Small-subunit ribosomal RNA, central domain from a Deltaproteobacteria bacterium, 350 nucleotides, folded computationally. It was read from a public genome assembly.

Context: one part of a larger RNA
């Protein structure tokens, strides 16, 4: 390679948009591209297979048949599969009303509470710890009133609640914008599904430029602990944590579970709409869509589980994996300001 696999044993790419490629509804009619079926021709000789024969036998040889699964041409067949033409509504889509949402981005705006800075009351003490010290305060702290300053983050509601692809998203108004969902009809007429390359989006750090810096807070200073303590505690304390641009591209980027369609017991909670029945409109109960959750039937599973959100049951396409360590290295290439990041061996060893 073949296979066999990818929730936990190697292994689904952090997500998306999509390109070439792969695959693709339902009806006719039409070509004959792949398919199939026949016929010539060719497929050297040996050699394989078979039936014979000759050296005493084998081996070896010699004859004759056979097969050579291919290939070229011709003749047919048309179900499939391509193309081609015509048609069609289920698949995808657009319209139209409707409700729901921390979906995004930009500007204002508020109120707790932390520090700090004015002032007033007040006095010896606060802080902090297992316990203490460093630390703060008689130059008036800590406590409390009041007044101001500036950052930050938005308590209560808050929910295995909602949105979003995915990183994410939570106080409020207000402008701009994305998507999903549902009801009913009308429209296009297969316009789809994945997606190698490319793109763009990506938490936290971290890196540039400039601005902000309350509170926390690697680093660092000091106290303690302790045999030592470059820790855990304690008291400061600068990057950083905030904001624009830009860059950086990894994360247990996790449901460790790729993305689509279809079929397969059922109970139960919940979110968002629709339809009934009922009250007169809280509710309940029935039905139905799409969303999230617990159980569990068949199944499957090494066994844990998994079960209509599947890891069952089948297509279709991607993208992985192939014993441990070396090795999420090295070398080379490619991106990066760097820090690095992709990609990706090898001796050796067991």
């Nucleotide at each position: 390679u073949u296979g066999g696999g990818u929730g936990u044993a190697a292994a689904g790419c952090g997500c998306a948009u999509g390109u070439a490629g792969g695959c693709g509804g339902u009806a006719a009619g039409g070509u004959g591209u792949g398919u199939c079926a026949g016929g010539u021709g060719u497929g050297a000789a040996a050699g394989c297979c078979c039936g014979g024969g000759g050296c005493u036998u084998a081996a070896c040889u010699c004859c004759g048949g056979a097969a050579g699964u291919g290939c070229a041409u011709u003749u047919g067949a048309a179900a499939c599969u391509g193309c081609c033409u015509u048609a069609c509504u289920u698949g995808a889509g657009u319209c139209u009303c409707g409700g729901a949402g921390a979906g995004g981005a930009a500007a204002g705006u508020g109120g707790a509470a932390u520090u700090c800075c004015c002032a007033g009351u007040g006095u010896a003490a606060a802080g902090g710890u297992g316990g203490a010290a460093u630390u703060u305060g008689u130059a008036g702290a800590u406590a409390u009133u009041g007044g101001g300053a500036g950052g930050a983050a938005c308590a209560c509601c808050g929910g295995u609640g909602g949105c979003g692809a995915a990183a994410g998203c939570g106080a409020c108004u207000u402008u701009c914008u994305g998507g999903a969902c549902g009801a009913a009809g009308a429209c296009u007429g297969a316009c789809g599904c994945u997606c190698a390359g490319a793109u763009g989006c990506g938490a936290a750090a971290g890196c540039g430029u400039g601005g902000g810096u309350a509170g926390c807070a690697a680093a660092c200073a000091g106290g303690a602990u302790u045999a030592g303590a470059u820790a855990c505690c304690c008291u400061g304390g600068u990057a950083g944590u905030c904001c624009a641009c830009g860059c950086u591209g990894u994360a247990a980027a996790c449901g460790a579970u790729g993305g689509g369609u279809a079929c397969u017991a059922g109970a139960u909670g919940u979110c968002g709409g629709g339809g009934g029945u009922a009250u007169u409109g809280a509710c309940c109960c029935c039905u139905u869509c799409g969303g999230u959750g617990u159980c569990g039937u068949a199944g499957c599973u090494a066994a844990c589980g998994c079960a209509a959100u599947a890891a069952g049951u089948a297509c279709c396409c991607c993208a992985c994996c192939u014993g441990g360590g070396g090795a999420c290295u090295a070398c080379g290439g490619c991106c990066g300001c760097a820090a690095g990041g992709c990609u990706a061996a090898a001796a050796c060893u067991c």
Its Rfam family is "Bacterial small subunit ribosomal RNA".